[in-house]
Predicted 3D model of a 72-nucleotide RNA (transfer RNA) from uncultured Jeotgalicoccus sp. Taxonomically the source falls in Jeotgalicoccus (Bacteria, Bacillota, Bacilli, Staphylococcaceae).
RNA sequence: GAUUCCGUAGCUCAGCGGGAGAGCGCUUCGUUGACAUCGAAGAGGUCGGUGGUUCGAUCCCACUCGGAAUCA
Numbered sequence: 001g002a003u004u005c006c007g008u009a010g011c012u013c014a015g016c017g018g019g020a021g022a023g024c025g026c027u028u029c030g031u032u033g034a035c036a037u038c039g040a041a042g043a044g045g046u047c048g049g050u051g052g053u054u055c056g057a058u059c060c061c062a063c064u065c066g067g068a069a070u071c072a
Base pairs, nucleotide, nucleotide: 001071002070003069004068005067006066007065010024011023012022013021018055026042027041028040029039030038048064049063050062051061052060
């Protein structure tokens, strides 16, 4: 330098055009003499960034940033 893949909640990840989600973690409540377990409720997100296509973008396109791999 070229190509490919990844980037979504604190962590691990799902989501292939119309409602942003799961498990674990966190908070509160219930249960207990207390803790744990269990149950219920809740908080937490500019979907890496910019621009474009579209009535509408996490999703499609271009550029770019970060990481990984292969080739040179």
Its mean pLDDT, the model's own confidence on a scale to 100, is 82. Its Rfam family is "tRNA". By type it is a transfer RNA. Rfam links the family to the GO term triplet codon-amino acid adaptor activity.